Context: one part of a larger RNA
RNA sequence: CGUAGGAUACUUGAGAAGGGCUGUCCCUAGUACGAGAGGACCGGGACGGACGAACCUCUGGUGUGCCAGUUGUCCCGCCAGGGGCACGGCUGGUUAGCUACGUUCGGAAGGGAUAACCGCUGAAAGCAUCUAAGCGGGAAGCUCGCUUCAAGAUGAGGUAUCCCAUCCACCCUUGUGGUGGGGUAAGGCCCCCAGCUAGACGACUGGGUUGAUAGGCCGGAAAUGUAAGCCCGGUAACGGGUUCAGUUGACCGGUACUAAUAGGCCGAGGA
Numbered sequence: 001c002g003u004a005g006g007a008u009a010c011u012u013g014a015g016a017a018g019g020g021c022u023g024u025c026c027c028u029a030g031u032a033c034g035a036g037a038g039g040a041c042c043g044g045g046a047c048g049g050a051c052g053a054a055c056c057u058c059u060g061g062u063g064u065g066c067c068a069g070u071u072g073u074c075c076c077g078c079c080a081g082g083g084g085c086a087c088g089g090c091u092g093g094u095u096a097g098c099u100a101c102g103u104u105c106g107g108a109a110g111g112g113a114u115a116a117c118c119g120c121u122g123a124a125a126g127c128a129u130c131u132a133a134g135c136g137g138g139a140a141g142c143u144c145g146c147u148u149c150a151a152g153a154u155g156a157g158g159u160a161u162c163c164c165a166u167c168c169a170c171c172c173u174u175g176u177g178g179u180g181g182g183g184u185a186a187g188g189c190c191c192c193c194a195g196c197u198a199g200a201c202g203a204c205u206g207g208g209u210u211g212a213u214a215g216g217c218c219g220g221a222a223a224u225g226u227a228a229g230c231c232c233g234g235u236a237a238c239g240g241g242u243u244c245a246g247u248u249g250a251c252c253g254g255u256a257c258u259a260a261u262a263g264g265c266c267g268a269g270g271a
Base pairs, nucleotide, nucleotide: 001152005163006162007161008160009159010158011157015149016148017147018146021049022048023047024046025045026044027043033038051106052105053104054103055102059100060099061098062097066093067092068091069090070089071086072085073084074083075082076081110144111143112142117137118136119135120134164270166182167181168180169179170178171177172175187266188265189264190263191208192207193206194205195204213259214258215257216255217254218253219252220251222248223247224246229242230241231240232239233238
């Protein structure tokens, strides 16, 4: 921009893409077959490999503004307690999130038309013949079925709901006309606060005081592992008590304290 008014939701599916893999073992059955050795078709079941998708309950990884321990050095006047730097200084753990080495699931079943091939009936050609007329069976393949995208599918689809038939100017010549413009409606956007349902930026999603959107604060979960100060014991290093303490990023819930203020713009009049 189009989709013959303007919108908001929800859809149909022309078409396109993906997927389609495979092994071992068991039962049938040591059966059919075979002198024996050996050893099935058909049908059913179990467990795998590779591949793929989703997810984070478990097991791990990561987790650079979480917790603790600790070395050297500088600083906060000193002690104590802390801070900076040294690969996050090093080390041990670790929430959320993201992940695989983790978990769950998938390939199908089934319908239809077929290939090679196997048939029925059957003439031409008194026989024979799956074929000439006619009718069946038959594949990991084709098609439907499963998953995803999808009406710019210009063949531009459908359903539901909302908004209403305004004002001015000009033109042709009169009409329920055409063109241009202005305010608006429903609605949308800008703007603002956010997003761990989104994300390079746009976009998308949620929210904007009639508010729990984010931060803060409060409570909880979870992590770390028993803070500081004081007291007691020990010459001391240190140990014990107060203390399952103290502290805490992302998680869950609550709470208007802070910030989403104030506002602006666009947007139909219908062959």
Molecule: large-subunit ribosomal RNA, domain VI
Organism: Salinispora arenicola